[in-house]
Molecule: transfer RNA
Organism: bacterium
Formats: sequence, C1' cells, structure tokens
RNA sequence: GCCCGAGUAGCCCAGCGGAAGAGGCAAACGACUUAAAAUCGUUCAAGCGCGGGUUCAAAUCCCGCCUCGGGUA
Repeated sequence: GCCCGAGUAGCCCAGCGGAAGAGGCAAACGACUUAAAAUCGUUCAAGCGCGGGUUCAAAUCCCGCCUCGGGUA
C1' cells in the first nucleotide's frame, strides 16, 4: 500500500431502513440480615466514531476520513 472485520451507556454487547434502542455487568435507593455477602424490587444512563450523501424516514444503505484487530507482497 491492498483486502477483510469492528467502532452503539462506565464496561460487555443486541439491532440488519420505519416506535427511537433489548439484555448482562457496574452504580444508586429500598427489602432481607445482628451486620455484611448472596438474593429480590425499583431507578439510572447511549440517538449509535467523525463529516457528507440517498430516502418521506438511516445505528442500519452509499462516499470520504479516523481509531482498533486480522490477513497479504
């Protein structure tokens, strides 16, 4: 340089054009406990790496760029 994959809450991740976004961990509060752990309940927080385009509508499709991982002479 070229090819492939990934980038979505503090962390791991689901989503594959249509409501605006599931789950787990973590965190906060409460219940339980002598107290704590475990467990249970409630709450919390992301418009999706950046810029542009297509579309009535984009995390999702297209273009460019950035970062990370892998492959290749």